The part of an RNA shown here (small-subunit ribosomal RNA, 3' major domain) has 470 nucleotides and comes from an uncultured bacterium. Its mean pLDDT, the model's own confidence on a scale to 100, is 84. Rfam family: Bacterial small subunit ribosomal RNA. Its family is annotated with ribosome and structural constituent of ribosome in the Gene Ontology.
[in-house]
Context: one part of a larger RNA
RNA sequence: UGACGGGCACCCGCACAAGCGGUGGAGCAUGCUGUUUAAUUCGAAGCUACGCGAAGAACCUUACCUAGACUUGGCAUCCCGCUGACCGCUCUAGAAAUAGAGUUUUCCCUUCGGGGACAGCGGUGACAGGUGGUGCAUGGUUGUCGUCAGCUCGUGUCGUGAGAUGUUGGGUUAAGUCCCGCAACGAGCGCAACCCUUAUCUUUAAUUGCUAACAUUCAGUUGAGAACCUUAAAGAGACUGCCGGUGACAAACCGGAGGAAGGUGGGGAUGACGUCAAAUCAUCAUGCCCCUUACGUCUAGGGCUACAGGCGUGCUACAAUGGCUGGUAUAAUAAGACGCAAUACCGCGAGGUGGAGCAAAUCUCCAAAGCCAGUCCCAGUCCGGAUUGGAGUCUGCAACUCGACUCCAUGAAGUUGGAAUCGCUAGUAAUCCCGAAUCAGAAUGUCGGGGUGAAUACGUUCCCGGGUGU
Numbered sequence: 001u002g003a004c005g006g007g008c009a010c011c012c013g014c015a016c017a018a019g020c021g022g023u024g025g026a027g028c029a030u031g032c033u034g035u036u037u038a039a040u041u042c043g044a045a046g047c048u049a050c051g052c053g054a055a056g057a058a059c060c061u062u063a064c065c066u067a068g069a070c071u072u073g074g075c076a077u078c079c080c081g082c083u084g085a086c087c088g089c090u091c092u093a094g095a096a097a098u099a100g101a102g103u104u105u106u107c108c109c110u111u112c113g114g115g116g117a118c119a120g121c122g123g124u125g126a127c128a129g130g131u132g133g134u135g136c137a138u139g140g141u142u143g144u145c146g147u148c149a150g151c152u153c154g155u156g157u158c159g160u161g162a163g164a165u166g167u168u169g170g171g172u173u174a175a176g177u178c179c180c181g182c183a184a185c186g187a188g189c190g191c192a193a194c195c196c197u198u199a200u201c202u203u204u205a206a207u208u209g210c211u212a213a214c215a216u217u218c219a220g221u222u223g224a225g226a227a228c229c230u231u232a233a234a235g236a237g238a239c240u241g242c243c244g245g246u247g248a249c250a251a252a253c254c255g256g257a258g259g260a261a262g263g264u265g266g267g268g269a270u271g272a273c274g275u276c277a278a279a280u281c282a283u284c285a286u287g288c289c290c291c292u293u294a295c296g297u298c299u300a301g302g303g304c305u306a307c308a309g310g311c312g313u314g315c316u317a318c319a320a321u322g323g324c325u326g327g328u329a330u331a332a333u334a335a336g337a338c339g340c341a342a343u344a345c346c347g348c349g350a351g352g353u354g355g356a357g358c359a360a361a362u363c364u365c366c367a368a369a370g371c372c373a374g375u376c377c378c379a380g381u382c383c384g385g386a387u388u389g390g391a392g393u394c395u396g397c398a399a400c401u402c403g404a405c406u407c408c409a410u411g412a413a414g415u416u417g418g419a420a421u422c423g424c425u426a427g428u429a430a431u432c433c434c435g436a437a438u439c440a441g442a443a444u445g446u447c448g449g450g451g452u453g454a455a456u457a458c459g460u461u462c463c464c465g466g467g468u469g470u
Stems, first nucleotide, its partner, number of pairs: 007470007015460002019424005026316008034307002042053002064302007073127001077126002079123006088103006106117004129291002132289003138285002140280003143276001145274001150189006156165003169180003195268004200236007210225002214223002239262001242256005318417001322376007335364002339358002344353003383414001388409007430452007
């Protein structure tokens, strides 16, 4: 000077408390461990690994295993020789890679000897290649403490010096935020603001969106309109600006008015100096080491999907605030040509036939909970849907290992979950559906969107984490 303390003082945070809903018990999905395996590729490991890399493993991916092949190689540069093309098509062997046969097929210059370009094949070695090792040799990127309020510098002053001061103190704030004081005076990186979005209004604009008035229609359908809604550009608006009180004549705090919004209005992006030899050599780049007829390359099949046990994260339930049947109302985000696909017809259904329209405010994809009736009457049930048998649909060369979905039948565990433990303070939790990326197909995951819409916070003694002073 720091760090630490089951030292002290002050302060903060869904940290506790007050509440609501879960996890831990069940079935399934998914990741991990362990075990097994020819292989079950590799990485990630308390918080900060475990629906993580992976925004999608049937082949491919793929790095793993087995088998069959190649050795200047699938790819780059250079040298030599042969051919004239390459591509494409047909046949044979084979699991394919590959090998063989047939067919077709260049350009420029020229002294017609040849030279050059390009391509294929062969050869030679320099080399290629490596998802091989080291993240404890590295760059770059990322997580975390933490969106916590801190971390420093110049000059001056003090101290022999390490260092101190400033940055401490009195108040205040979400904040080293601001005010006052002070041997300090200033400054930088952070805080805040500037950026995006959302909430209100105005102006401009009015199609594909909208419809108050006037006509018209089954229908904003068509005239028409620019008021409304909406769209998208520019502005306005909120600043403790105004009033009262408290305060030190300060900063600020409390209450009020006006206002769509009030004291950072809500949300996002934004992450200081640093910590963890944190993570990543398998995104990429890269030093060194290692392999070089193999640790490189190609192909087929298999594996990454195994299954005694254990753990994490989820989905579905255990029912009456419910299940089932019928009727009925209302979104937003977004996507669409290798695409989205309407009306219609066929099928119980997944789906099929067919194809209007749409590169889309024009066309398409488009809700459920809700509400109104009926039924069930507390049961392992008309709850629950696992599992299994059969029959199908779709995608795709191909669903055996190993896809999703549909129908018929089957109808398991489960009656609210021990110790323990997680999330959340408002349009939040809870609950209900919808969309997208990836993608041929394959979400209970992820990222977004809207619908319905609570309870509670006395307080800071205690648990956890953090800040300041000592």